[in-house]
RNA sequence: GCGGGCGUAGCUUAAUGGCAAAGCUUCGGGUUUCCAACCCGAUGACGCGGGUUCGAUUCCCGCCGCCCGCU
Numbered sequence: 001g002c003g004g005g006c007g008u009a010g011c012u013u014a015a016u017g018g019c020a021a022a023g024c025u026u027c028g029g030g031u032u033u034c035c036a037a038c039c040c041g042a043u044g045a046c047g048c049g050g051g052u053u054c055g056a057u058u059c060c061c062g063c064c065g066c067c068c069g070c071u
């Protein structure tokens, strides 16, 4: 330099053109003599910019970052 894949919550993963889901974590409460476990609740995310569309996390283009391959 070229090609391909990926980018969603603090972490690990879903989802899909129409209110973004779960597990773990964190916080609060319940239970317990205490802790753990368990139960209830809360907080919190679609890498950035543009385009298409009534509507974009999803489709298209560019950029950035990570990974793989080729040279």
Base pairs, nucleotide, nucleotide: 001070002069003068004067005066006065007064010024011023012022013021018054026042027041028040029039030038047063048062049061050060051059